[in-house]
Context: one part of a larger RNA
RNA sequence: UGACGGGGGCCCGCACAAGCAGCGGAGCAUGUGGUUUAAUUCGAAGCAACGCGAAGAACCUUACCUGGGCUCGAACGUAACAUCGUCUGCAUUACUCUUAAUCGAGGAAGCCUUUCGGGGCAGAUAGACAGGUGCUGCAUGGCUGUCGUCAGCUCGUGUCGUGAGAUGUUGGGUUAAGUCCCGCAACGAGCGCAACCCCUGUCCUUAGUUGCCAUCAUUUAAGUUGGGCACUCUAAGGAGACUGCCGGUGUUAAACCGGAGGAAGGUGGGGAUGACGUCAAGUCCUCAUGGCCCUUAUGUCCAGGGCUACACACGUGCUACAAUGGCCGGUACAAAGGGCAGCUAAGGAGCAAUCCGGAGCGAAUCUCAGAAAAGCAGUCCCAGUUCGGAUUGUGGGCUGCAACCCGCCCACAUGAAGUCGGAGUUGCUAGUAAUCGCGGAUCAGCAUGCCGCGGUGAAUAACGUUCCCGGGCCUUGUACA
Repeated sequence: UGACGGGGGCCCGCACAAGCAGCGGAGCAUGUGGUUUAAUUCGAAGCAACGCGAAGAACCUUACCUGGGCUCGAACGUAACAUCGUCUGCAUUACUCUUAAUCGAGGAAGCCUUUCGGGGCAGAUAGACAGGUGCUGCAUGGCUGUCGUCAGCUCGUGUCGUGAGAUGUUGGGUUAAGUCCCGCAACGAGCGCAACCCCUGUCCUUAGUUGCCAUCAUUUAAGUUGGGCACUCUAAGGAGACUGCCGGUGUUAAACCGGAGGAAGGUGGGGAUGACGUCAAGUCCUCAUGGCCCUUAUGUCCAGGGCUACACACGUGCUACAAUGGCCGGUACAAAGGGCAGCUAAGGAGCAAUCCGGAGCGAAUCUCAGAAAAGCAGUCCCAGUUCGGAUUGUGGGCUGCAACCCGCCCACAUGAAGUCGGAGUUGCUAGUAAUCGCGGAUCAGCAUGCCGCGGUGAAUAACGUUCCCGGGCCUUGUACA
């Protein structure tokens, strides 16, 4: 100087407390451990591994296993997965045989240009070499997690100290903040904080199609048509909030409390943004790369299997156990997105999944698209039930070369556990929790996961900091560095 303390002081944070909803019990989905296996590929390991890399394992992917091939090596294309020597042929294309498939065998046609040099391709040969998701993340780059969006981390000059170092950065107030004010052997400065950026909340201007319809006509099945751009909206530019104003407290300060005006008030709400560093944290399987290792194999091609196993254990979720509910009927109101090898309307068939059909649309025009919960009417009457839907059987549909291992959906039948969950434990402070549906990426097909969107919409605390956890500043002890 740090680090640590079941030392002290001060102060924060959904840290506790006050509440609401869960998890831990059940069934299922998914990840992991374990076990099994020819293989169940590999990585991730307290927080910060475990719906994680996987934004999509039937083949492919695929790295694993079994079996079968290849050996200068795995296609097309290209200036670059290749470059170079020698020799021979001439590109290449479909066909036949064989095989589970690749591999292999056969015969047929057969290049451009011509200064017979060459170019391109194929084969042979000699190597230099290719190739490796093989090892080392404790050799590395890059990227990422975490403490933590915590308020800290430093420097120059000066001063103090023999020195390590201190001071500044401590102190009194204040703040979300090393934020600001005052004081002070310090005076300044940098990286952080804040602001500048994006979305959202109010208004104005500009613009009016594909959007809108107040007034006037026109039809009505529809803003459908004429017309209009007022409104909604769209998307570009601006205005607006700064403790600016008033009162009080305060040291005449910074600031705090209350008020006015205002759509919004003291950072308005949300996002992006992550200082010096810590964990030899994670990643050599994104990529790049040192070293080591393999080179008729640890490379590469193909078929099938496996990654989907199952006595168990754990994590994360979904669905429930019901009446604030289930079922049935009719009836409203979104936002944000996607669409040409695509989205697919009307109409028709089918109980349905879906099929036929083909209008429109590269989309404010057409379409996915019916929002659902809610509200209205009916029914059930507290039961393992008209709750719950696992499991299983049968029949169908879709994608795809192919659904046996191992996909999703529909109908009928079947109807399991489960009556609110021990010790313990998680999230959340407002348009939040809870609850309801919708969309998207990946994708042929496959979503209870992930990323977004809107609808309905609480309780409680902040007028508490004793305690648990994490953190900041000062101080103290130390046999630790």
The prediction has a mean pLDDT of 80. Small-subunit ribosomal RNA, 3' major domain from an uncultured bacterium, 481 nucleotides, folded computationally. It matches the Rfam family "Bacterial small subunit ribosomal RNA". Rfam links the family to the GO terms ribosome and structural constituent of ribosome. RNAcentral holds the full RNA, with entries from ENA.